[in-house]
RNA sequence: GAUGAACGCUAGCGGCAGGCCUAAUACAUGCAAGUCGAGGGGUUUGAGUUUAGCAAUAGAUUCAAACGACCGGCGGACGGGUGCGUAACACGUAUGCAACCUACCUUUAAGUGGGGGAUAGCCUGGAGAAAUUCAGAUUAAUACCCCAUACGAUCUCAGGAUGGCAUCAUUUUGAGAUGAAAGCUACGGCGCUUAAAGAUGGGCAUGCGAUGCAUUAGCUAGUUGGCGGGGUAAAAGCCCACCAAGGCUACGAUGCAUAGCUGGUCUGAGAGGAUGAUCAGCCACACUGGCACUGAGACACGGGCCAGACUCCUACGGGAGGCAGCAGUAGGGAAUAUUGGUCAAUGGGGGCAACCCUGAACCAGCCAUGCCGCGUGAAGGAUGAAGGGCCUCUGGCUUGUAAACUUCUUUUGUCUGGGGCUAAAAUCGGGCUAUACGCCCGACUGAAAGUACCAGGAGAAUAAGCACCGGCUAACUCCGUGCCAGCAGCCGCGGUAAUACGGAGGGUGCAAGCGUUGUCCGGAUUUAUUGGGUUUAAAGGGUGCGUAGGCGGGUCUGUAAGUCAGCGGUGAAAUCCAGCAGCUCAACUGUUGAAUUGCCAUUGAUACUGCGGAUCUUGAGUGGGAUCGAGGUGACAGGAAUGUGUGGUGUAGCGGUGAAAUGCAUAGAUAUCACACAGAACACCGAUUGCGAAGGCAAGUCACUAGGUUUCAACUGACGCUGAGGCACGAAAGCGUGGGGAUCAAACAGGAUUAGAUACCCUGGUAGUCCACGCCGUAAACGAUGAUUACUAGGUGUUCGUGUACUUAAGGUAUAUGAGUGCCCAAGCGAAAGCGAUAAGUAAUCCACCUGGGGAGUACGACCGCAAGGUUGAAACUCAAAGGAAUUGACGGGGGCCCGCACAAGCGGUGGAGCAUGUGGUUUAAUUCGAUGGUACGCGAGGAACCUUACCUGGGCUAGAAUGCCCCUGACAGAUCCGGAAACGGAUUUUUCCUUCGGGACAGGGUGCAAGGUGCUGCAUGGCUGUCGUCAGCUCGUGCCGUGAGGUGUUGGGUUAAGUCCCGCAACGAGCGCAACCCCUAUUGUUAGUUGCCAGCGAGUAAUGUCGGGGACUCUAACGAGACUGCCUGCGCAAGCAGAGAGGAAGGUGGGGACGACGUCAAGUCAUCAUGGCCCUUACGUCCAGGGCCACACACGUGCUACAAUGGCCAGUACAGAGGGUCGCAAGCCUGCGAAGGCAAGCUAAUCUCAUAAAGCUGGUCUCAGUUCGGAUCGGAGUCUGCAACUCGACUCCAUGAAGCUGGAAUCGCUAGUAAUCGCGCAUCAGCAACGGCGCGGUGAAUACGUUCCCGGGCCUUGUACACACCGCCCGUCAAGCCAUGGGAGCUGAGGGUACCUGAAGUAGGCCUAAGAAACCUCCGAGGGUAAAAUCAGUGACUGGGGCU
Repeated sequence: GAUGAACGCUAGCGGCAGGCCUAAUACAUGCAAGUCGAGGGGUUUGAGUUUAGCAAUAGAUUCAAACGACCGGCGGACGGGUGCGUAACACGUAUGCAACCUACCUUUAAGUGGGGGAUAGCCUGGAGAAAUUCAGAUUAAUACCCCAUACGAUCUCAGGAUGGCAUCAUUUUGAGAUGAAAGCUACGGCGCUUAAAGAUGGGCAUGCGAUGCAUUAGCUAGUUGGCGGGGUAAAAGCCCACCAAGGCUACGAUGCAUAGCUGGUCUGAGAGGAUGAUCAGCCACACUGGCACUGAGACACGGGCCAGACUCCUACGGGAGGCAGCAGUAGGGAAUAUUGGUCAAUGGGGGCAACCCUGAACCAGCCAUGCCGCGUGAAGGAUGAAGGGCCUCUGGCUUGUAAACUUCUUUUGUCUGGGGCUAAAAUCGGGCUAUACGCCCGACUGAAAGUACCAGGAGAAUAAGCACCGGCUAACUCCGUGCCAGCAGCCGCGGUAAUACGGAGGGUGCAAGCGUUGUCCGGAUUUAUUGGGUUUAAAGGGUGCGUAGGCGGGUCUGUAAGUCAGCGGUGAAAUCCAGCAGCUCAACUGUUGAAUUGCCAUUGAUACUGCGGAUCUUGAGUGGGAUCGAGGUGACAGGAAUGUGUGGUGUAGCGGUGAAAUGCAUAGAUAUCACACAGAACACCGAUUGCGAAGGCAAGUCACUAGGUUUCAACUGACGCUGAGGCACGAAAGCGUGGGGAUCAAACAGGAUUAGAUACCCUGGUAGUCCACGCCGUAAACGAUGAUUACUAGGUGUUCGUGUACUUAAGGUAUAUGAGUGCCCAAGCGAAAGCGAUAAGUAAUCCACCUGGGGAGUACGACCGCAAGGUUGAAACUCAAAGGAAUUGACGGGGGCCCGCACAAGCGGUGGAGCAUGUGGUUUAAUUCGAUGGUACGCGAGGAACCUUACCUGGGCUAGAAUGCCCCUGACAGAUCCGGAAACGGAUUUUUCCUUCGGGACAGGGUGCAAGGUGCUGCAUGGCUGUCGUCAGCUCGUGCCGUGAGGUGUUGGGUUAAGUCCCGCAACGAGCGCAACCCCUAUUGUUAGUUGCCAGCGAGUAAUGUCGGGGACUCUAACGAGACUGCCUGCGCAAGCAGAGAGGAAGGUGGGGACGACGUCAAGUCAUCAUGGCCCUUACGUCCAGGGCCACACACGUGCUACAAUGGCCAGUACAGAGGGUCGCAAGCCUGCGAAGGCAAGCUAAUCUCAUAAAGCUGGUCUCAGUUCGGAUCGGAGUCUGCAACUCGACUCCAUGAAGCUGGAAUCGCUAGUAAUCGCGCAUCAGCAACGGCGCGGUGAAUACGUUCCCGGGCCUUGUACACACCGCCCGUCAAGCCAUGGGAGCUGAGGGUACCUGAAGUAGGCCUAAGAAACCUCCGAGGGUAAAAUCAGUGACUGGGGCU
């Protein structure tokens, strides 16, 4: 895009079309084929005449009208329906009939004379329920029969002419024979017979076209042909007798399955593909099967006979029927209409005609089934109304000029009125005259239908839905839901912020329709003729020889089959296309043209192809010379090694492995020597080599044999290429028979390894490995690359020939030309990797093969095989991928380079003890919450007795405990008392302040707007932080390369702490990082000199910078200097490196800090804070008291103190830095053993104070012990803080004196002022659980060979089936569910064939008869039956594998 459609929602009108695709299932009822009286016998009615009769009436006759049934004629073979069958001359197309027929119609010629016997009907009688039928009598014809006549008819005989296509055809002459007729009449005519011709319609034959399966490969006995006969309208095995043995088939016979064919229709650019409704042509069929009759025509839809199934009637004896005609019914189905009107028109049948019949036809009805057209209003209208929706919410945006409102119009609908065309006729009546189917005039006839159409009236009045809105694909937000419910064409949405589900608002698309589903074509160049591929994506046969076939070199000539051109016929109409025209347009219809790409015939052309002939040599082959090689087959024979045997020497192990063990060995192994035997394979040469069709071929020699190459150019003269089937060869393994058996070695055994180890390793070891003969026929049989031919730049090796030149005498060099075999590349090709004269380039020919993955190279069938198995080779089902090449990462028990307290070298710890602290767990009313590998665990917390506090129990409050704004009041607070645990409640008392007089402050009350929440989500977030990691990386612009992802730069060579720098380079630059700039510290200068300092001067004290003074010094704190590989030497292109270098306080980043790239971990934090969304609102908010966060069988982390003599204790004595202090630090004095208390100076601090630093040093004591170590625990007594130390503080004194004697596996920190060790200070803080944290200084080491290993990291490279990225991916069995399928003892069914039996109707023949009929017989024959086998389905206990989960 299309549809004979169906379904869902919806629906105003009209026009034109269409309407059982399924059950060719069964059918009630009505209708669908009759007509002619001008063929006939008759019948009825009317009128007239006439006879009989009084009449009624009866008879005869004439005329008119009509007619059931009957005889007869014509028509029922058309029209209408359906698509069962049919793969066929059924259909289409083109021919032929010298092999034919044709009623009615037309034309021409001739004729129409005479006679006869019957029979329906009617009548009488009989049988039967009926259908129907029998007998008798009688009658007519355009029914039937006979005679006559007759031709250009038919037949026979004889002869001539012409032509052709074989038989022959046409024509002509003569003779003989045979065969006709029907009447009616209105007198106009209509008929009848014969012959010829035409027209129309058919019959037969032939070429070509047209379908799926080869897992259907052979079929055929009337089969193929002939002679003769029969038969037909006619050719013919159409039928029969005889004779011959043919005929068809790989260009697909036969079989099976499916199917009406065509014009056309849909789609497509076309070629094609699909289809065959409506309309038209042909065919076939008419309940199923068979058969003939009649007839011009049938083997006959509404005729006949028989058989069968079914239905109906019946009096049970017997009968009737055939909607695939129009309606209609039942059934089936997703699904398809009225038991309508009319013969008015068109057409058909009959008739002289009038006319009759016509479910053909024309109309109407139903259905949005389709196509086409129209409408549901138009213009104006902004306070951008209300309402809805959304938001950044006093408001904005949107719905939206949309509405309201104003004006206008009236299609459609409705009402009223008018109102067609289709009708031309035929026919009838009249007239004319050319007597004809002619012309003129008049009259009659409308189902549709009072419809189409026209006019008028009123009135916006009567009329919009459906689907969609994540991408493809036009259209976005809110709410609800929370991997639920659901959506989905593909990808995929949904797990609490869903543009994807459901609803809403809005939007988009189409519109009386819109969506969904089914089907076909397109897109799909995705079966490729146009127009594809095969190295790696699916795909080259394992290789050769060769049959059929396909294709094929140069020249000349003939022919004209292909080819091309002209012309003729045909290609039905309709359809399609173009023009014009008719319905108001369109759909629709008419008309004209074009087209119908085809087929046939004819005339011509002859380039190319074909065919015939002649010729040529370049393709191919032969021949002569030369040469090459692991080419093949057979035979002979060789050495090394191995094993075995015998003998010798010799002694304790050998052997084997990562390490071992099994094994061998004192019965003498291994080792070694000699000899012998056996079988198999051939070191070195050896190669990137050679040969062969491939498989493959390797010591040597001989014989036989095949081939290649080169050269010469003698010979043949296209002899060629490819190659479906076919045939041959074909590694290894395997099979059969017979040998052989050294080594190696499936199976097997043992030993190891391991969680296991039916493996890898070891010790053994059988088939086999070897030979002969015969099978098998497969391999990653690979160059994953079929064969042949031609062409298309180069470079460089190598093997085998040949020529030339040079030089040499061994051969070499150079060059040219062939044949092989390698590498690198131009162009070109390719998805890329890559290929590139050995093509995967450019072309040609032929063959083979491919068409998503799995199922599956499986099943079934067939063929081959001894078997194993091979070849051929599906489907159901299932998935949305499977796959190739390349890219970036990540990863690797891959590689290279490098770094880090990473290892190593050291020092000190942890892990054991006690205690402190944090965590887990457990417990609890609660033990609030968070942090959880590294990167949680002395973490948030830099201070949990109350508070904090978030938790629990209990008691209270509800606009609330806190804050802002507004109003009112002037108190509230406080104090006292009562209740209470307190909050709180109650009572009493007291009763404001400031003021510029407007008001304000404060408090209470009221009211409303904003409450409040440490409730949830760190996976909605901001901010902040940890970690990789202070690792050296991460990127960009432009350019270049690549189809692209991407690369290059950033890689490489050096160097560095560093992507630091240098060199090179299709890159050149740049950014964030590194470094530097900042701070502290180490040296020094300048400036300044108090509270700091005190050298010199002076004063003073018991003593002290105490004082005057000073700036020298220390110090303080501001600004400078200084370090840059700057200098030297060596190395290096440079960057840079090295040196115990110089100088210097400091040397190569001097030391330390702050500083953390792109990013990773959905890392951490909603409980610091902020914040979206959700949740609570007399509570999840808030107040209070008490409790808890401090629990304790345990487990872990981090610490402190120790275990002691480098120590403890006692006494004496020395030296810091950095900080803190007024709710504070506190000197000094007094009291207390002490914590501390009392009194009290100074200090808002370089001034006063905390504040004695400790380790150290000196002296003394202890003497190795659970101690004079160690201090836990517990008792008592106190101090301090605080409202309050019970749960649950710190400290002091006295007393007590636990574990612990250096710590398992394992593990941590540290490279210099570092570790270790020693003390001091601060924050938080009333106090303190601080042994923590953050700082400060004192004393002050050891070690680093080095980078193999562990961990982490960086760069380059490599492999990858990973990308959530190795904590990845992923294989198979087993367990379970579901699905389809193979096998299967069998069972059931279907269609077909074969053989035999029976055999209706009927044709033909026979028999019978004087003849006919009937009966009977024979051949054939539908149907029925019997039998064996094959095919195809369904089903089947059990069973095999497969797919999905």